[in-house]
Context: one part of a larger RNA
């Protein structure tokens, strides 16, 4: 200099009550205001205790602070089925031999690793101050391994199938979800009129199992046979006449569900709150997706990953065995992640910094529309 620039978006406060030494800012309750394709909810990455409670205010918070991502204590994260890890592969990496190089070391073949891809199975309600598809309560499903029956030709690193896919476009059929009526439950003060009116609130249940709908797709059955590096009854090519099954399929309907939840009501207490009980309707239209069917269909060139589990074939072998197939019943399922933020005060930006940051869900009115404004649920007013 100066008590002077600034106090980080002009979304916005006010007022009671509380606590407290002290209250514009902290809790609680009422009114305003703001966002709502978000400034709401859920994951991914990142972070790493920042999450919940009790104490505390020195320093941190651009300002008090009794508040707090902040201090000190304790406490919190529960899985056969979510993610991983496991089996598998892509780009890519490494790479036994091998090749090249004076040598470091560079390609690289069998081969191993490598997820952002492909491979089994859970759903509804409930509860903790903090955890939940993970505890609990109901009701399911997969693998594996043993044992009971009962049938039987099984057997792979091999071979075939299949996993298995692009882009545009168009239709149908249905759902979630919406609105309305209808039911149900409570209420009904103010000028007038309505109680056969009005208001306000509810009217929600799933995986799994049964059925097999719209709908797609196009079977089977003989001979044969220079293909699939050996074989084969499989695949694949040839022919012939019969034959139209099977396979997939959203959704509905039943069942789960005489159950859970529910609006509300009642008791009870440590009354700020919490806890026990009891529990109405739970129906029908209509309108509707970008989500299912759909990896369909139908066109088009620019022709749109592998592999593995999966299934079939038979080599070598085994063939009272051992295996395989059906049914059923028991056992078993390890180990890491889970707290909490997450478009942001907690990630990345030297900060509680108007910057950046994948993906999913997407109510209402008016509207072509995810534009826009105004709202629900939810969340907030941006720490002078």
């Nucleotide at each position: 200099g100066a008590g002077u620039a600034g106090c980080g978006a002009u979304a916005a406060a006010g007022c009671g009550u509380g606590u407290g030494a002290a209250a514009a800012g902290c809790a609680c309750g009422c009114u305003c205001g703001c966002c709502g394709a978000a400034a709401g909810c859920c994951c991914a990455a990142g972070g790493u205790u920042u999450c919940c409670u009790g104490c505390g205010c020195a320093a941190c918070g651009u300002u008090c602070a009794u508040c707090g991502g902040c201090g000190c204590a304790g406490g919190g994260u529960g899985a056969g089925u979510c993610g991983g890890c496991c089996c598998c592969u892509a780009a890519g990496g490494c790479g036994a031999g091998g090749c090249a190089g004076a040598a470091a070391u560079g390609c690289g073949u069998a081969g191993u690793c490598g997820a952002u891809g492909g491979g089994a199975a859970a759903c509804a309600g409930g509860u903790c101050a903090a955890u939940a598809u993970u505890c609990c309560u109901g009701u399911a499903c997969c693998g594996a391994u043993u044992c009971u029956a009962g049938a039987u030709g099984c057997g792979a690193u091999g071979u075939g199938g299949g996993g298995a896919c692009g882009g545009a476009g168009a239709a149908g059929g249905u759902u979630a979800g919406g609105u309305c009526a209808g039911c149900c439950a409570a209420c009904u003060g103010u000028u007038g009129g309505a109680a056969u009116a009005g208001u306000u609130g509810g009217u929600u249940u799933a995986a799994g199992c049964g059925u097999g709908u719209a709908g797609g797709u196009g079977u089977g059955c003989c001979c044969u046979u220079a293909g699939g590096c050996a074989a084969a009854u499989c695949c694949g090519g040839g022919g012939g006449g019969c034959u139209u099954a099977g396979c997939u399929g959203a959704g509905g309907c039943g069942u789960g569900a005489u159950g859970a939840c529910g609006a509300g009501c009642u008791c009870u207490c440590u009354u700020u709150g919490a806890g026990a009980g009891c529990g109405a309707a739970g129906u029908g239209a209509u309108u509707g997706a970008u989500a299912c069917c759909c990896u369909g269909c139908u066109u088009c060139c620019a022709g749109g990953a592998a592999a593995a589990g999966c299934c079939a074939c038979u080599a070598a072998g085994c063939u009272u065995c051992a295996g395989u197939c059906u049914a059923g019943a028991a056992u078993u399922g390890a180990c890491c992640g889970u707290a909490c933020c997450g478009c942001a005060a907690a990630c990345c930006g030297a900060c509680a910094c108007a910057g950046g940051u994948g993906g999913g869900c997407a109510g209402g009115u008016a509207g072509a529309a995810g534009a826009u404004a105004c709202u629900a649920a939810g969340g907030c007013g941006c720490u002078u």